[in-house]
RNA sequence: GUCAGAGUAGGAGCAGCGCGUUAAGUGUCCAAGGGAUGGGAUGUCGCCCUGGAACGAAGGCUUGCCGCGGUGCUGCCCCGCGUCCGCUGCC
Numbered sequence: 001g002u003c004a005g006a007g008u009a010g011g012a013g014c015a016g017c018g019c020g021u022u023a024a025g026u027g028u029c030c031a032a033g034g035g036a037u038g039g040g041a042u043g044u045c046g047c048c049c050u051g052g053a054a055c056g057a058a059g060g061c062u063u064g065c066c067g068c069g070g071u072g073c074u075g076c077c078c079c080g081c082g083u084c085c086g087c088u089g090c091c
Stems, first nucleotide, its partner, number of pairs: 001091001003089003010079002013076006019069003028053003032050004039085005059066003
């Protein structure tokens, strides 16, 4: 130097433990600002936080269980950085 590869944020599935079912959460839209984003730099599609708006639900019974929610966290597994440098392997 060539070629190949690994690794982020995050997403899908499954499991466990919770929360809600007295409706929070999730999802959608609007506005501005902020934050985290392969090991480093930079950055955005994406992600998160703050405010507002509209929409909106599955409860049941034997009372601690069975359900339900585009529900939260954790674990497993699969997927998963544009550019430059770095890392690993081959030559």